The RNA shown here (transfer RNA) has 74 nucleotides and comes from a Bdellovibrionales bacterium. The coordinates come from a structure-prediction model, not an experiment, and the mean pLDDT is 82.
[in-house]
RNA sequence: GGGGGUGUAGCUUAGUUGGUUAAAGCAUCCGGCUCAUAACCGGAGGAGCGUAGGUUCGAGUCCUACCACCCCUA
Numbered sequence: 001g002g003g004g005g006u007g008u009a010g011c012u013u014a015g016u017u018g019g020u021u022a023a024a025g026c027a028u029c030c031g032g033c034u035c036a037u038a039a040c041c042g043g044a045g046g047a048g049c050g051u052a053g054g055u056u057c058g059a060g061u062c063c064u065a066c067c068a069c070c071c072c073u074a
Stems, first nucleotide, its partner, number of pairs: 001073007010026004019057001028044005050066005
């Protein structure tokens, strides 16, 4: 240099054929239970989806460029 893959909450992931205000577990916080801690039970907050454009009535999802990381290759 060429080709491919991944990027969604603090972490790990889901998100179907493009169609309600993006979901779950762990973690955090509050409460319950307990003499107390853990476990367990209930609840709350937290991301607009790597960045910038485009297509569309509508984009996490499709298209383009770029960025980061990983893999293959000369």